[in-house]
RNA sequence: UGACACUUCAGGGACAGGUGAAAAUCCUUACCGGCGGUAGAUAGCACAGCUAUAAGCCCGCAAGCGAAAGCAGAUCCGGUCAAACUCCGGAGCCGACAGUACAGUCUGGAUGAAAGAUAGUGUAU
Numbered sequence: 001u002g003a004c005a006c007u008u009c010a011g012g013g014a015c016a017g018g019u020g021a022a023a024a025u026c027c028u029u030a031c032c033g034g035c036g037g038u039a040g041a042u043a044g045c046a047c048a049g050c051u052a053u054a055a056g057c058c059c060g061c062a063a064g065c066g067a068a069a070g071c072a073g074a075u076c077c078g079g080u081c082a083a084a085c086u087c088c089g090g091a092g093c094c095g096a097c098a099g100u101a102c103a104g105u106c107u108g109g110a111u112g113a114a115a116g117a118u119a120g121u122g123u124a125u
Base pairs, nucleotide, nucleotide: 003123004122005121006120007119008117009116014029016028017027018026030105031104032095033094034061035060036059037058041053042052043051044050045049056093057092064071065070075091076090077089078088079087097108098107099106
């Protein structure tokens, strides 16, 4: 360095208020953001550069559904700049399936599976 085998880890968030016979499901308010990629930011260093971190809504992946083909969420405005989908400011929006008074936050499939961590161990070269 590439190959094979095995192993580990791998999701956060309402005991709130109102209405009601009944709602963590409606209304109000609050809260949350998996994994990989991409950056003009930040930090470090041995500084033509390298490394680490940085997007829920830019590109993909996973979970879910389906006999299969396949299906499968959401962003705008202003600013700076040579360049912003990513920076700064503001305002929004979205969230599998089953159950149940209609669920991103409850319960369940799930002590499961899995993107992946360029993770660990071993073998061979």